[in-house]
RNA sequence: GAAGUUCGCCAGGCAAUCGCUGCGCACCUUUGCGUGGAGGAAAGUCCGGGCCCCUCAGAGCAGGAUGCCGGCUAACGGCCGGGCGUCGCGAGGCGACGGAAAGUGCAACAGAAAACAAACCGCCGAUGGUCCGCGUAACGCGGAAUCAGGCAAGGGUGAAACGGCGGGGUAAGAGCCCACCGCGGAAUUGGCAACAGUUCCGGCACGGCAAACCCCAUCCGGGGCAAGGCCAAAUAGGGGGGCAUUGCGUGGCUCGCGCCGCCCCCGGGUAGGCUGCUGGAGCGCCGCGGCAACGCGGCGCCAAGAUGAAUGAUUGCCCGGUGUCCUUCGGGACAUUCGACAGAACCCGGCUUAUCGGCGGACUUCCCGC
Numbered sequence: 001g002a003a004g005u006u007c008g009c010c011a012g013g014c015a016a017u018c019g020c021u022g023c024g025c026a027c028c029u030u031u032g033c034g035u036g037g038a039g040g041a042a043a044g045u046c047c048g049g050g051c052c053c054c055u056c057a058g059a060g061c062a063g064g065a066u067g068c069c070g071g072c073u074a075a076c077g078g079c080c081g082g083g084c085g086u087c088g089c090g091a092g093g094c095g096a097c098g099g100a101a102a103g104u105g106c107a108a109c110a111g112a113a114a115a116c117a118a119a120c121c122g123c124c125g126a127u128g129g130u131c132c133g134c135g136u137a138a139c140g141c142g143g144a145a146u147c148a149g150g151c152a153a154g155g156g157u158g159a160a161a162c163g164g165c166g167g168g169g170u171a172a173g174a175g176c177c178c179a180c181c182g183c184g185g186a187a188u189u190g191g192c193a194a195c196a197g198u199u200c201c202g203g204c205a206c207g208g209c210a211a212a213c214c215c216c217a218u219c220c221g222g223g224g225c226a227a228g229g230c231c232a233a234a235u236a237g238g239g240g241g242g243c244a245u246u247g248c249g250u251g252g253c254u255c256g257c258g259c260c261g262c263c264c265c266c267g268g269g270u271a272g273g274c275u276g277c278u279g280g281a282g283c284g285c286c287g288c289g290g291c292a293a294c295g296c297g298g299c300g301c302c303a304a305g306a307u308g309a310a311u312g313a314u315u316g317c318c319c320g321g322u323g324u325c326c327u328u329c330g331g332g333a334c335a336u337u338c339g340a341c342a343g344a345a346c347c348c349g350g351c352u353u354a355u356c357g358g359c360g361g362a363c364u365u366c367c368c369g370c
Base pairs, nucleotide, nucleotide: 001366002365003364004363005362006361007360008359009358010357012318013317014316015315016314017313018312020037021036022035023034024033025032026031039341043352044351046350047349048348049347050346051224052223053222054221063220064219065218066217067216068082069081070080071079072078083097084095085094086093087092098215099214103213104212105209106208120155121154122151123150124149127148128147129146130145131143132142133141134140163181164180166178167177168176182204183202184201185200186199187198188197189196190195228275229274230273231272238266239265240264241263242262243261247259248258249257250256282301283300284299285298286297287296288295289294319339320338321336322335323334324333325332326331
C1' cells in the first nucleotide's frame, strides 16, 4: 500500500421566526415567562422477567418450548468462555450439536439390490458334468467352448450400496490374513465437564433419517396497563325509612295490604375525571475481582409521559456527500428537489428486521521499501 475479519461508536451542527405539548410561577380569564420534550432500532411483538388481577396454581394427563459442556443473570430460546463438526490460506464464520443394539415408520427417480442384502455388465469356472482336440493297454493332458456352480475386485445407478487404502492370498475373489486409518470395548493420563491423548484388545458386528412418529432430560397455571385501584353526574331502574292516604286493585263496605304519588337516605353501574405513570434489575465516571459475559464498592446525575394522541415547519450560515469547471496537484469556485431507516404509549433484559453516510480499536493474508 492492497484485500479482508471482527468489536464498538456517531446518526448532521448553530441561529432566527412561527407553532405543538408536560411541569413550575404569575394572572379572574384570555394569556405571559421560565424549563423539559423520541431511538439505536422507539419497529416486529418473536422469547424472558418485573408489576397487576383471577376460583393460590400440589400431583397426573394433554400440549408447547428447549436440547454438547461450564459459567453469567431476576429470567431467557439471551450472552460469555470452552469442546466437537464444518467452511475459509488466515484473522474468523456457521451449526435444533441428546438418543437410531426400546419400538413404529420413511428412502421419489434411477438401479440387480435401499437393510434377515443382492448380482445387470463383469471376473472365475479350482470342484462335478458336457463338448472339442491330443494321447494311452488303461489312468490322463489341454481348451472358458458350455452347464451347474463360485465371487463381489472392476464398471454402471443413486443423496446414500453393507468399512477405506495398500500388500499377501486365491481358479477368481473375499477381514480370508497382515500393516495403517476408521469403528467398537477396556485400562490409563490431562481436564470441574463436554472432550482429547496414549496403550492394549476385538476382524467389523452396530448403514442413513428423530426440522418423521417416538424415547429421555429440563422448564412452562391463565390473562394482561383497554391489567388493576379510586372518585363519580344527568336520566332510568333497585333497596330502606317517613309522609299522604285523594285515586286504583283486593267482588260490595270498614280495617289492613299492595300499586301509584311526594320527601329523605343507601348502594351498583354508565358519561366523565383521578391514579397506575415513570426514580429504575436506572444512567455516567473511577477503582477492585474475573480471560470474558458479569459482579462488588465509591462519587455524581435525574434525562418525554401524550390519550385523536405533542416532540414540527420555514429561512440563513456552517459541516459532510455528489456533479461540473479551474488548478501552481496542496486545493479552489459554482450548483445541489442529497444527509438514511424510522417515530415513544406500564417498565426492563434480549433476539430479529430496516438503515444515507462516516469514525475508531484489535487482528489476518499478500505486495513493496528499509
This is a predicted structure of a 370-nucleotide RNA (Bacterial RNase P class A). Model confidence (mean pLDDT): 78 of 100. Rfam family: Bacterial RNase P class A. It is annotated as a ribozyme. About the family: Ribonuclease P (RNase P) is a ubiquitous endoribonuclease, found in archaea, bacteria and eukarya as well as chloroplasts and mitochondria.